[in-house]
RNA sequence: GCCUCUUUAGUUCAGUGGCAGAACAACGGUAUCGUAAACCGUGAACACCAGUCCGAUUCUGGUAGGAGGCU
Numbered sequence: 001g002c003c004u005c006u007u008u009a010g011u012u013c014a015g016u017g018g019c020a021g022a023a024c025a026a027c028g029g030u031a032u033c034g035u036a037a038a039c040c041g042u043g044a045a046c047a048c049c050a051g052u053c054c055g056a057u058u059c060u061g062g063u064a065g066g067a068g069g070c071u
Stems, first nucleotide, its partner, number of pairs: 001070007010024004018054001026042005047063005
């Protein structure tokens, strides 16, 4: 220098164009003499900039970060 993959909640991951989800974690509550476990509930995210589309986390291009390969 070129190519490929990847970026979604605090963490690990789903989500192939029409309301953004799960588990764990955090917080609040129930219960207990008390703590933990258990149960109930709450908040929290689509890396950025453009394009296509009635509508984009999703498709296209670019930028940035990460991983890998070739030279």
Notes:
A computed fold for a 71-nucleotide RNA from a Minisyncoccota bacterium, annotated as transfer RNA. NCBI's taxonomy places the organism under Bacteria, Bacillati, Minisyncoccota. The coordinates come from a structure-prediction model, not an experiment, and the mean pLDDT is 83.